[in-house]
RNA sequence: UUCUUAUGAAGAGAGGGGGAGGGAAUGGCCCGGUGAAGCCUCGGCAGCGGACUCGUUUAGAGUACUGUGCCAAUUCCACAAGCGUAUUGCUUGAAAGAUAAGAA
Numbered sequence: 001u002u003c004u005u006a007u008g009a010a011g012a013g014a015g016g017g018g019g020a021g022g023g024a025a026u027g028g029c030c031c032g033g034u035g036a037a038g039c040c041u042c043g044g045c046a047g048c049g050g051a052c053u054c055g056u057u058u059a060g061a062g063u064a065c066u067g068u069g070c071c072a073a074u075u076c077c078a079c080a081a082g083c084g085u086a087u088u089g090c091u092u093g094a095a096a097g098a099u100a101a102g103a104a
């Protein structure tokens, strides 16, 4: 990097430092000098893989030790179909992307 499978309306931020961008992508709409991003420290959330415990086995449950991940907004929205509406919208599905695990 590619492929496969699973998941996504929940959850969880302070400080340092930095100094203008950020929210993947065209558009919208937001966040940002009342301080963006990347970086560091500490903290937290979650429970995907491993480990351990419970469970006769399986299914499953738990712990949060370990490998990751994450901590504005549903993956912020978007596209298609159906429904509804003055509009906002609702449901289902797709595309793309994200994370984990496995494979090449």
Stems, first nucleotide, its partner, number of pairs: 001104007013042004021031003027077002043071003048067003051063004075096001079093005